Context: one part of a larger RNA
RNA sequence: CUGGGCAUAAAGGGCGUGUAGGCGGUUUGGUAAGUCGGUAGUGAAAUCCCUCGGCUCAACCGAGGAAGUGCUACCGAUACUGUUAAACUUGAGUGCGGGAGGGGAGAGUGGAACUCUUGGUGGAGCGGUGAAAUGCGUUGAUAUCAAGAGGAACGCCGGCGGCGAAAGCGACUCUCUGGCCCGCAACUGACGCUGAGGCGCGAAAGCCAGGGGAGCAAACGGGAUUAGAUACCCCGGUAGUCCUGGCUGUAAACGAUGGGCACUAGGUAGGGGGGGUUCCGAUGCUUUCCCUGCCGAAGCUAAUGUAUUAAGUGCCCCGCCUGGGGAGUACGGUCGCAAGGCUGAAACUC
Numbered sequence: 001c002u003g004g005g006c007a008u009a010a011a012g013g014g015c016g017u018g019u020a021g022g023c024g025g026u027u028u029g030g031u032a033a034g035u036c037g038g039u040a041g042u043g044a045a046a047u048c049c050c051u052c053g054g055c056u057c058a059a060c061c062g063a064g065g066a067a068g069u070g071c072u073a074c075c076g077a078u079a080c081u082g083u084u085a086a087a088c089u090u091g092a093g094u095g096c097g098g099g100a101g102g103g104g105a106g107a108g109u110g111g112a113a114c115u116c117u118u119g120g121u122g123g124a125g126c127g128g129u130g131a132a133a134u135g136c137g138u139u140g141a142u143a144u145c146a147a148g149a150g151g152a153a154c155g156c157c158g159g160c161g162g163c164g165a166a167a168g169c170g171a172c173u174c175u176c177u178g179g180c181c182c183g184c185a186a187c188u189g190a191c192g193c194u195g196a197g198g199c200g201c202g203a204a205a206g207c208c209a210g211g212g213g214a215g216c217a218a219a220c221g222g223g224a225u226u227a228g229a230u231a232c233c234c235c236g237g238u239a240g241u242c243c244u245g246g247c248u249g250u251a252a253a254c255g256a257u258g259g260g261c262a263c264u265a266g267g268u269a270g271g272g273g274g275g276g277u278u279c280c281g282a283u284g285c286u287u288u289c290c291c292u293g294c295c296g297a298a299g300c301u302a303a304u305g306u307a308u309u310a311a312g313u314g315c316c317c318c319g320c321c322u323g324g325g326g327a328g329u330a331c332g333g334u335c336g337c338a339a340g341g342c343u344g345a346a347a348c349u350c
Stems, first nucleotide, its partner, number of pairs: 003322004007304002012318001014201004021194003025088007033081002035077008049065006091191001092188003095184005103177007110154001114150008125136002162169002206247006215241002220236004258317006266295012299306002323350003332343004
């Protein structure tokens, strides 16, 4: 390479968007490039294979045949693929009518708690732990009341509930804005799927500049514990955590499960919409579409498990794996301010 694989054994890219490419619905006609049949030419000799022959046999040698799966030209076939022309509506999209939502961005507002400041009451402790101590307190702490300031986070509702491609999103109001679902079937008429590169987004920590800083808290200091204690516990505490602009680009970025389409028993629960049933409505029953869970048949699986949200049955496209260590290291390249990221070996060894 051909293969065989990728939930847990090595292996799904963190997620999207999209270029090239690959693949692509229904009908009819043309064409005949792919495809299929035939004919002709060519496909050197030797070798290989078959037959016959020559050395006493064989090896070896000679002759003939076959083969040479290929290429070229011409003639023909037209189911499929391609291409071209015309058409279609079920895929896809648009429109119209409804709907749910912590989806995103900006501005504003609110209450609880906390810390600090000021004042009142009060007068000896508070705090902390397994027990203590460091710490705070007669310059009046803790507690309590009132007023003020500040920053951060939004209790209950809250739910294997919702939204988002993922990261993620939770007080309230307004403004701007993306996506999704249902119904109708008016419009377009295959406009689709995937997607190497590319581009964008991307938790936390970290970095640069400027602000902010209540609480918490790496580092650091102290008190304990201990044989020691560079920890776990306690008292403090700076970066940071927050905001604005820029960078970084990683993660157990997980469902450890790429995306799309179709098909393949059921049961039950939750969320969003539509229809039917009743004269109408609630409610109930029933049905249909979308989403989120649990249980489970067949099947699959090494087993665990999975099972219409597949890890089942198929098709299309991408990514990735190929024994362990060395090693996600070295070297080179590239990106980054740096930290480092991406790409990514070998010797050697078992």